[in-house]
This is a predicted structure of a 468-nucleotide part of an RNA (small-subunit ribosomal RNA, 3' major domain) from an uncultured bacterium.
RNAcentral holds the full RNA, with entries from ENA and SILVA.
Its Rfam family is "Bacterial small subunit ribosomal RNA".
Its mean pLDDT, the model's own confidence on a scale to 100, is 82.

Context: one part of a larger RNA
RNA sequence: UGACGGGGGCCCGCACAAGCGGUGGAGCAUGUGGUUUAAUUCGAUGAUACGCGAGGAACCUUACCAGGGCUUAAAUGCAUUAUGACAGGGGUGGAAACACCUUUUUCUUCGGACAUUUUGCAAGGUGCUGCAUGGCUGUCGUCAGCUCGUGCCGUGAGGUGUUGGGUUAAGUCCCGCAACGAGCGCAACCCCUAUCUUUAGUUGCUAGCAGGUAAUGCUGAGGACUCUAGAGAAACUGCCAGCGCAAGCUGAGAGGAAGGCGGGGACGACGUCAAGUCAUCACGGCCCUUACGUCCUGGGCUACACACGUGCUACAAUGGUCGGUACAGAGGGCAGCUACCAAGUGAUUGGAUGCGAAUCUCGAAAGCCGAUCUCAGUUCGGAUUGGAGUCUGCAACUCGACUCCAUGAAGCUGGAAUCGCUAGUAAUCGCAUAUCAGCCAUGAUGCGGUGAAUACGUUCCCGGGCCU
Numbered sequence: 001u002g003a004c005g006g007g008g009g010c011c012c013g014c015a016c017a018a019g020c021g022g023u024g025g026a027g028c029a030u031g032u033g034g035u036u037u038a039a040u041u042c043g044a045u046g047a048u049a050c051g052c053g054a055g056g057a058a059c060c061u062u063a064c065c066a067g068g069g070c071u072u073a074a075a076u077g078c079a080u081u082a083u084g085a086c087a088g089g090g091g092u093g094g095a096a097a098c099a100c101c102u103u104u105u106u107c108u109u110c111g112g113a114c115a116u117u118u119u120g121c122a123a124g125g126u127g128c129u130g131c132a133u134g135g136c137u138g139u140c141g142u143c144a145g146c147u148c149g150u151g152c153c154g155u156g157a158g159g160u161g162u163u164g165g166g167u168u169a170a171g172u173c174c175c176g177c178a179a180c181g182a183g184c185g186c187a188a189c190c191c192c193u194a195u196c197u198u199u200a201g202u203u204g205c206u207a208g209c210a211g212g213u214a215a216u217g218c219u220g221a222g223g224a225c226u227c228u229a230g231a232g233a234a235a236c237u238g239c240c241a242g243c244g245c246a247a248g249c250u251g252a253g254a255g256g257a258a259g260g261c262g263g264g265g266a267c268g269a270c271g272u273c274a275a276g277u278c279a280u281c282a283c284g285g286c287c288c289u290u291a292c293g294u295c296c297u298g299g300g301c302u303a304c305a306c307a308c309g310u311g312c313u314a315c316a317a318u319g320g321u322c323g324g325u326a327c328a329g330a331g332g333g334c335a336g337c338u339a340c341c342a343a344g345u346g347a348u349u350g351g352a353u354g355c356g357a358a359u360c361u362c363g364a365a366a367g368c369c370g371a372u373c374u375c376a377g378u379u380c381g382g383a384u385u386g387g388a389g390u391c392u393g394c395a396a397c398u399c400g401a402c403u404c405c406a407u408g409a410a411g412c413u414g415g416a417a418u419c420g421c422u423a424g425u426a427a428u429c430g431c432a433u434a435u436c437a438g439c440c441a442u443g444a445u446g447c448g449g450u451g452a453a454u455a456c457g458u459u460c461c462c463g464g465g466c467c468u
Base pairs, nucleotide, nucleotide: 007468008467009466010465011464012463013462015458016457019421020420021419022418023417026313027312028311029310030309031308032307033306034304035303042053043052064299065298066297067296068295069294070293076122077121078120079119082116083115084114088103089102090101091100092099093098106113107112124288125287127286128285129284133282134281135277136276137275138273140271145184146183147182148181149180150179151160152159153158164175165174166173190265191264192263193262195233196232197231198230199229200228201227205222206221209220210219211218236259239253240251241250242249243248315414319373320372321371322370323369324368325367331362332361333360336355337354340351341350342349343348380411385406386405387404388403389402390401391400427450428449429448430447431446432445433444
């Protein structure tokens, strides 16, 4: 000077408390450990690994294993040699890669071009080291801190400033002070959202006028409204009252769409953990070079006594089933999305048309109105298994999704313990997208619909800040 204390003081945070809903019990999905295996590729391991890298493992991917091939090699450049079917077609062997046989014999301005080939030089490595590194990232933590210049103090390490009294979400601001200033952070500037004005009306909208229909902004027309997308206004404790030296605080005060940071996002100081990543990429060193490179077929990454994490579905009546009926937002679409018609119980199929899309199209569920079930392992629950199919794709055996019929397991609210959340939040309901032929998505990322309860308080648990 720090760090630490079952020392002290002050303060904060879904940290506790107050509430609501879960996890831990069941079945399944998924990741991990372990075990097994020819291989079950590799990495990530308290918080900060475990629906993580992976935003798509049947082949490919793929890095692993078994077997079969190649050795300047899968790619590119330079020099060099040769050829003008080397490539393509056909055939044989083969699991394919590949090997062999056969066939058709480029262009030209004659310089060469093009393709393949020989040789040589440069290859290649998801091999090791993240404790040699860059870059990127997690975490403390969106916590309020971390420092510097000059001056002053101290022999010096260093201190002061940054402490103190108030105040704030904040080292935010005020007052004081041997300090005076400044930088990186905080805040603001950026984006979305809540209100209004204005500009512009097409593919969007339709109040009034007109036409038309079984019906519909369908048509003429219109810019009022909604909306779209550009510009602007608006919020600043600005005004009022009280308290205070001030900063500021209090007020179900006024006005206002919004009030004291309005809500959300992006944004992450100096540093910490030799944190993570050599398998995104880059790169030092080391190692392999007829193999630790590379091509192919098949298998594996999907195994299964078991253990853990994260989820989904339930155990039912605030519910299940059947019929009728209503309302989103944000996205996607040409190797695509498909209205509509027909076939099928259905997954889907056969036609057909519109749309590279504010034009066409993909499209809600919970809700509401009826009916039924009447507390039961059930008309709850759907695992598992049998059969029959649909679709994608060379190919669904290992190992795809979906449909129909049958089957109908565990499960009656879950021990110790433990997690999330303070408002359009939790809970609950569906929709879309990326990846993608298809999909193991119950995941991830977004979007809207319905829409709560509780917070006395800071003694205690956890983490953090300042002073001592």